[in-house]
Context: one part of a larger RNA
RNA sequence: GAUUGAACGCUGGCGGCAUGGCUAACACAUGCAAGUCGAACGCGAAAGUCCUUCGGGGCGAGUAGAGUGGCGGACGGGUGAGUAACGCAUGGGAAUCUGCCUGGCAGAGGGGGAUAACACGGGGAAACUCGUGCUAAUACCGCAUACGCCCUACGGGGGAAAGGGGGCUCCGGCUCUCGUUGCCAGAUGAGCUCAUGUCCGAUUAGCUAGUUGGCGGGGUAAAGGCCCACCAAGGCGACGAUCGGUAGCUGGUCUGAGAGGAUGACCAGCCACACUGGGACUGAGACACGGCCCAGACUCCUACGGGAGGCAGCAGUGGGGAAUAUUGGACAAUGGGGGAAACCCUGAUCCAGCAAUGCCGCGUGGGUGAAGAAGGCCUGCGGGUUGUAAAGCCCUUUCAGUGGGGAAGAAAAGCACGGGGUUAAUACCCCCGUGUAUUGACGUUACCCACAAAAGAAGCACCGGCUAACUCCGUGCCAGCAGCCGCGGUAAUACGGAGGGUGCAAGCGUUAAUC
Numbered sequence: 001g002a003u004u005g006a007a008c009g010c011u012g013g014c015g016g017c018a019u020g021g022c023u024a025a026c027a028c029a030u031g032c033a034a035g036u037c038g039a040a041c042g043c044g045a046a047a048g049u050c051c052u053u054c055g056g057g058g059c060g061a062g063u064a065g066a067g068u069g070g071c072g073g074a075c076g077g078g079u080g081a082g083u084a085a086c087g088c089a090u091g092g093g094a095a096u097c098u099g100c101c102u103g104g105c106a107g108a109g110g111g112g113g114a115u116a117a118c119a120c121g122g123g124g125a126a127a128c129u130c131g132u133g134c135u136a137a138u139a140c141c142g143c144a145u146a147c148g149c150c151c152u153a154c155g156g157g158g159g160a161a162a163g164g165g166g167g168c169u170c171c172g173g174c175u176c177u178c179g180u181u182g183c184c185a186g187a188u189g190a191g192c193u194c195a196u197g198u199c200c201g202a203u204u205a206g207c208u209a210g211u212u213g214g215c216g217g218g219g220u221a222a223a224g225g226c227c228c229a230c231c232a233a234g235g236c237g238a239c240g241a242u243c244g245g246u247a248g249c250u251g252g253u254c255u256g257a258g259a260g261g262a263u264g265a266c267c268a269g270c271c272a273c274a275c276u277g278g279g280a281c282u283g284a285g286a287c288a289c290g291g292c293c294c295a296g297a298c299u300c301c302u303a304c305g306g307g308a309g310g311c312a313g314c315a316g317u318g319g320g321g322a323a324u325a326u327u328g329g330a331c332a333a334u335g336g337g338g339g340a341a342a343c344c345c346u347g348a349u350c351c352a353g354c355a356a357u358g359c360c361g362c363g364u365g366g367g368u369g370a371a372g373a374a375g376g377c378c379u380g381c382g383g384g385u386u387g388u389a390a391a392g393c394c395c396u397u398u399c400a401g402u403g404g405g406g407a408a409g410a411a412a413a414g415c416a417c418g419g420g421g422u423u424a425a426u427a428c429c430c431c432c433g434u435g436u437a438u439u440g441a442c443g444u445u446a447c448c449c450a451c452a453a454a455a456g457a458a459g460c461a462c463c464g465g466c467u468a469a470c471u472c473c474g475u476g477c478c479a480g481c482a483g484c485c486g487c488g489g490u491a492a493u494a495c496g497g498a499g500g501g502u503g504c505a506a507g508c509g510u511u512a513a514u515c
Stems, first nucleotide, its partner, number of pairs: 001515004006511005013362006019355002026318003030315003035071003040068002043065001048059004078273003087198007096190002101186007109143001111141002118133006149158003163178006199245003206236003211233004216228003248270004252263004275296005298309004326352001328351003334348001335346004365395004375386004399456001401451005409442001414436008459504005464485003470499005480487002
């Protein structure tokens, strides 16, 4: 000098864009953060209101609601504890899987038994749970069929499915659409493996028995000592094994002419973790942050028998700390999940709030004005300086203020008409075009116009040398200053105050840290 996720002191007008728990991976009150589908399925209220023969009935409404079932809760969001490792980075490889999506081939025939909800009964303080009975399905299970698929001793053997909705109908069926089964391929995602690189310590020198390799098997989606039996005795290491310490890695960031050094906040990719430790289940995918089981610590409820919980999601609280924000708005946009769609959900996201935390921009006025006013300070008492500075006169109105106007972020979905595709069909459905209509959290938006008045807006550090900037007073080795050298013991440009000056400026200094 440059830089920072900074903090502290003094000061503080506006805007834009960013950034904001670096410490205790400490503990957490409360709310929200993952649901959705009635076009898979069976049930099915109430308030209110109307009628009533007073028994009840209609509408509400097949709505709300719970349940079975499907898809999604493996994404998105957080954190950096652990990890020196195929964890990450770069470049290769073969023995693999891949829901939804795309292309292709072939199919979807005929049966069955349950079960929740519900009803009745029982247990429990609760969480919840048990028994009996009824019932549906795109839930579950056989049978049939099998181009392709799997196994095979090549003779053979094994293996699937589901329907829903719309239109037409001569009631036989036809057709469209969504879904469904098997297989092949693609795309995407993921698992595995190899080479090279990846901090410090030798005051850590030897480490290793599933250890290293083989044969056979098990296991896995898959190669493999991954696991097991047997056999052999190997494998690693001064080119630093092992052990100990520290640490998420990278693109990048800061600095530097570069080489290099330091670093890994924000953003992006990968990894790891989800109270601590362990385990599997389900599933295309997890050994699963807001799933399950066991153990532990902690907190809470309890009728003492037993139960409930996990903010390193967004806010917020306590604590620790030099220190780090709102228990805000909206799904309008982008994206995600579900749904045919309407739509629902979304603390992802988009916005707003707080903070000079940073960067950038703007303003705090402009011109004129010598009687060089007053006051202050200095003085050699003549004057000098503050100083065109002020006042005065003329002018402007950015920003802030008040009032008014006012974009873009919105493309659609829907509806109407036309065309095309499909079809037996001018139905339905799908695609395209034209027209029309609706949708904005931000928002008192950006921006523009008008009004008023210089009107509301400057500080901080420094002035001995380094280093730009000097005098007076006070103090008297005291009080104090100080980055280094050093100042202060009676004229201190070095302490404290004042006047003046210098440098930066909505900031300026200090501290910490890096180059």